About this RNA:
Predicted 3D model of a 366-nucleotide RNA (Bacterial RNase P class A) from an Anaerolineales bacterium. Its mean pLDDT, the model's own confidence on a scale to 100, is 77. The sequence was found by an Rfam model in a public genome assembly.

RNA sequence: CAAGCCGGCCGGGCUGUCGCAGCGGCUGCCUCGCAGCCGUUGAGGAAAGUCCGCGCUCCCCAGAGCACGACGCCGGGUAACACCCGGAGCGGGGUGACCUGCUGGAACAGGGCCACAGAGAAGCGCAGUGCCCGGCCGCCGCCCACGGCGGCGGCCGAGCGAGGGUGAAACGGUGGGGUAAGAGCCCACCGGCGUCCGCCGCAAGGCGGGCGGCCAGGCAACCCCCGUCGGGAGCAAGGCCAAGCAGGGGCAAGCUGCUGCUCGCAGCGCCUGAGCCCCGGGUCGGCCGCACGAGCCGGCCAGCAAUGGCCGGCCUAGAGAGAUGACGGCCUAAAACAGAACGCGGCUUACGGGCUGGCUUGCCAG
Numbered sequence: 001c002a003a004g005c006c007g008g009c010c011g012g013g014c015u016g017u018c019g020c021a022g023c024g025g026c027u028g029c030c031u032c033g034c035a036g037c038c039g040u041u042g043a044g045g046a047a048a049g050u051c052c053g054c055g056c057u058c059c060c061c062a063g064a065g066c067a068c069g070a071c072g073c074c075g076g077g078u079a080a081c082a083c084c085c086g087g088a089g090c091g092g093g094g095u096g097a098c099c100u101g102c103u104g105g106a107a108c109a110g111g112g113c114c115a116c117a118g119a120g121a122a123g124c125g126c127a128g129u130g131c132c133c134g135g136c137c138g139c140c141g142c143c144c145a146c147g148g149c150g151g152c153g154g155c156c157g158a159g160c161g162a163g164g165g166u167g168a169a170a171c172g173g174u175g176g177g178g179u180a181a182g183a184g185c186c187c188a189c190c191g192g193c194g195u196c197c198g199c200c201g202c203a204a205g206g207c208g209g210g211c212g213g214c215c216a217g218g219c220a221a222c223c224c225c226c227g228u229c230g231g232g233a234g235c236a237a238g239g240c241c242a243a244g245c246a247g248g249g250g251c252a253a254g255c256u257g258c259u260g261c262u263c264g265c266a267g268c269g270c271c272u273g274a275g276c277c278c279c280g281g282g283u284c285g286g287c288c289g290c291a292c293g294a295g296c297c298g299g300c301c302a303g304c305a306a307u308g309g310c311c312g313g314c315c316u317a318g319a320g321a322g323a324u325g326a327c328g329g330c331c332u333a334a335a336a337c338a339g340a341a342c343g344c345g346g347c348u349u350a351c352g353g354g355c356u357g358g359c360u361u362g363c364c365a366g
Base pairs, nucleotide, nucleotide: 001362002361003360004359005358006357007356008355009354010353012331013330014329015328016327017326018325020042021041022040023039024038025037026036027035028034029033044337048348049347051346052345053344054343055342056234057233058232059231068230069229070228071227072226073087074086075085076084077083088103089102090101091100092099093098104225105224110223111222112219113218114217129163130160131159133157134156135155136154137153138152139151140150141149142148143147172190173189174188175187176186177185191215193212194211195210196209197208198207199206200205238288239287240286241285247279248278249277250276251275254268255267256266257265258264295314296313297312298311299310300309301308302307
């Protein structure tokens, strides 16, 4: 310098005019409230999908068990998690940095499955090709010739599982002995299994050694078994106040309107309750829940890290038809995905552009 790998961060800024919403102040209107002016605050890294874990609220709930569901290597983090960090084992990709899949049961608790191909796909089973032995038959050759020996082929019987072949997978591998031919049949080494020991590690596990029988297929991301956890519904949760109408109870014989008073008039009531007071539930409507919280920013400390602790500072949207916008100027261009609705922690998905740390490979120069 080029090509890459893995993290972290930002995701428009300043300004002018107009406009919107919450809160506070002032003014005006008789009040509730409304309007105007001023000040201040006003979306995201994903506010999204609503997939997982919680807070909060109401309902249900004696204890235990069954059923169902989720999760599942080990250690740590956390309020918790299917999340995060660190590590282990077995695989796949890349020259590499690194990326990526799987993981309880060493499948001897039990059931089930292993397509196609193949003789045989799981326990003692398999023989198509093939190897070997014996018998009979045919052909050929040789000889000391009514016979014998050898070779080839066919059929029958017995032995075998080495070679070939099928398959994702074939009942250990290599070498030697052995045999009619063979085979863990026997032996050495290797692999694997079981068991014991030593060292390292908190652990998963790693390294090394001894012994054993010679070997036991795969799938639990099939059922199952084991362990851990799990009651349901959700802010339209739920709570408070409460016009009107209807209901219940009480009081006096009068009450109400024109009308401030007297008279008068009218209406209602004394009978079927007019008027007034009280009570419970509760509609319209209003208020709370609802913004101080597993909070944000900075520094220091512990830790490989996730994360935690301490100190200091800060208050930062909260509507209820639902507010963030429009236009202009400058920054070379301002263009991506997209917008809160009870809140929080994750995961996943979408995204123009930019900043930054570490690392790898190749080339060049010193």